[in-house]
Context: one part of a larger RNA
RNA sequence: GGACGAACGCUGGCGGCGGGCUUAACACAUGCAAGUCGAACGAGAAAGGGGCCUUCGGGCCCUGAGUAAAGUGGCGCACGGGUGAGUAACGCGUAGGCAAUCUGCCCUCAGGCGGGGAAUAACCACGGGAAACCGUGGCUAAUACCACAUAACGUCGGAGGUCCGCAUGGACCACCGAUCAAAGGCUUCGGCCACCUGAGGAUGAGCCUGCGUCGGAUUAGCUAGUUGGUGGGGUAACAGCCCACCAAGGCAACGAUCCGUAGCGGGUCUGAGAGGAUGAUCCGCCACACUGGCACUGAGACACGGGCCAGACUCCUACGGGAGGCAGCAGUGAGGAAUAUUGCGCAAUGGAGGAAACUCUGACGCAGCCACGCCGCGUGCAGGAAGACACCCCUCAGGGGCGUAAACUGCUUUUGUACGGGAAGAACACCUCCCCUCGGGGAGGUCUGACGGUACCGUACGAAUAAGGACCGGCUAACUCCGUGCCAGCAGCCGCGGUAAUACGGAGGGUCCAAGCGUUGUCC
Numbered sequence: 001g002g003a004c005g006a007a008c009g010c011u012g013g014c015g016g017c018g019g020g021c022u023u024a025a026c027a028c029a030u031g032c033a034a035g036u037c038g039a040a041c042g043a044g045a046a047a048g049g050g051g052c053c054u055u056c057g058g059g060c061c062c063u064g065a066g067u068a069a070a071g072u073g074g075c076g077c078a079c080g081g082g083u084g085a086g087u088a089a090c091g092c093g094u095a096g097g098c099a100a101u102c103u104g105c106c107c108u109c110a111g112g113c114g115g116g117g118a119a120u121a122a123c124c125a126c127g128g129g130a131a132a133c134c135g136u137g138g139c140u141a142a143u144a145c146c147a148c149a150u151a152a153c154g155u156c157g158g159a160g161g162u163c164c165g166c167a168u169g170g171a172c173c174a175c176c177g178a179u180c181a182a183a184g185g186c187u188u189c190g191g192c193c194a195c196c197u198g199a200g201g202a203u204g205a206g207c208c209u210g211c212g213u214c215g216g217a218u219u220a221g222c223u224a225g226u227u228g229g230u231g232g233g234g235u236a237a238c239a240g241c242c243c244a245c246c247a248a249g250g251c252a253a254c255g256a257u258c259c260g261u262a263g264c265g266g267g268u269c270u271g272a273g274a275g276g277a278u279g280a281u282c283c284g285c286c287a288c289a290c291u292g293g294c295a296c297u298g299a300g301a302c303a304c305g306g307g308c309c310a311g312a313c314u315c316c317u318a319c320g321g322g323a324g325g326c327a328g329c330a331g332u333g334a335g336g337a338a339u340a341u342u343g344c345g346c347a348a349u350g351g352a353g354g355a356a357a358c359u360c361u362g363a364c365g366c367a368g369c370c371a372c373g374c375c376g377c378g379u380g381c382a383g384g385a386a387g388a389c390a391c392c393c394c395u396c397a398g399g400g401g402c403g404u405a406a407a408c409u410g411c412u413u414u415u416g417u418a419c420g421g422g423a424a425g426a427a428c429a430c431c432u433c434c435c436c437u438c439g440g441g442g443a444g445g446u447c448u449g450a451c452g453g454u455a456c457c458g459u460a461c462g463a464a465u466a467a468g469g470a471c472c473g474g475c476u477a478a479c480u481c482c483g484u485g486c487c488a489g490c491a492g493c494c495g496c497g498g499u500a501a502u503a504c505g506g507a508g509g510g511u512c513c514a515a516g517c518g519u520u521g522u523c524c
Base pairs, nucleotide, nucleotide: 001524002523003522004521006520007519008518009517010516013377014376015375016374017373018372019370020369021335026333027332028331030330031329032328035075036074037073040072041071048063049062050061051060052059053058082288083287084286091213092212093211094210095209096208097207098206101205102204106201107200108199109198110197111196112195114148116146117145123138124137125136126135127134128133154179155178156177157176158175160173161172162171163170164169184193185192186191214260215259216258221251222250223249226248227247228246229245230244231243232242233241263285264284265283266282267278268277269276270275290311291310292309293308294307313324314323315322316321341367343366344365345364349363350361351360352359353358380411381410382409383408392401393400394399416461417460418459419458420457421456425451429446430445431444432443433442434441435440468513469512470511471510472509473494474493475492479508480507481506482505483504489496490495
């Protein structure tokens, strides 16, 4: 000098774009953050409105409505969002491998979708419990469940052939045998959406390998599933991944083991570069979800807002027993030098479900707070005296400084205030019609904006609403007076202060930056 997720002191007009718990991965009140589908299925209210009857208590019918809430079932909940605790590791980065693998939804191709069965929730009845909830009996549906049929270029077994490869081995062809499928819904009757099997693709994931990846040797030896083999289990898959048996290996001064520290990268800061430092925001990967462990479901999890067990903590309780997990968005307490609203909206983009309408979405889009940062603008411009008066300061007492500064004259109106106008962001979607080869294209109409009456534009008014901070001994740009008297104090280094201090404190004057200026901390 540059830089910062900064903080502190003094000060503070506006806008745009960004950023905002670096500390306690401390504890959390409250609300919201993941649902959706009635075109899979059975069942199905109430308030309100209308009518009739009434013993005036009420009852019945229509509507509300096949609506709400709940249930079975499907898909989603493994995405999106948060955090950085752990991890020195194939975790990450880079380059490869899988002849050792899986992949829901999506795309392409081929084929199929026959006929049956038994249940169960909801519901009803009874019962238990303070609650959370639970039990027994009875009824019922399905795209829920179960066998049967049909099956293959699928899988497995048998035996055979052709071709190929980097070893284990792989691809293809035909034969025999075994084995495994399915679901319907809507319809304008054209079809559409689903379903099953197989092949391929795309996407996503898993595993393996070379190389790279902090400090300590005042850590020198480490290792028993340890290293390898055989056989088996297990997985989507290779493998001591797991197990039995056998062998005695494996790693290490090219740093094993141990200890400490740390998420990694793209990047960021600095620097001429080499390098050094760093890993906030944004993007990719990883890990975690009160702490530890475990599996279930599923294409995918060992699953933040799922489950079970144990533990700590908090809460409820009728003391028998239960409930909970903000490192989601806000918000609270605590810690701290320090870090924001319990806001608006699904209008856009994206996501989930749905044929769609649409619903949900604290992702996201916006708004609020904060000079936290960068950038931009303003606080006026021109004229105006050998230079007004006054204050203040200096003085050799003549004068000098403040100072074109002010007044005054002319001008401008960014900004401000008032009034008026006023967006883009909107494309979709739906309806009708036309074209058209599934699928799409075109025309017309209807509808949708949180931000927001915001940005922006215009008119009027009026210099009107707007300047501070640090420094002035040298480094380093800027000097005098007074006070003080090694005191009080200053200080980044050198050093100032003991009676004329440009170094302390005040004043006048000046210098440098400027809505900031300084200080502190950290990095280069």
Molecule: small-subunit ribosomal RNA, 5' domain
Organism: Rubrivirga sp.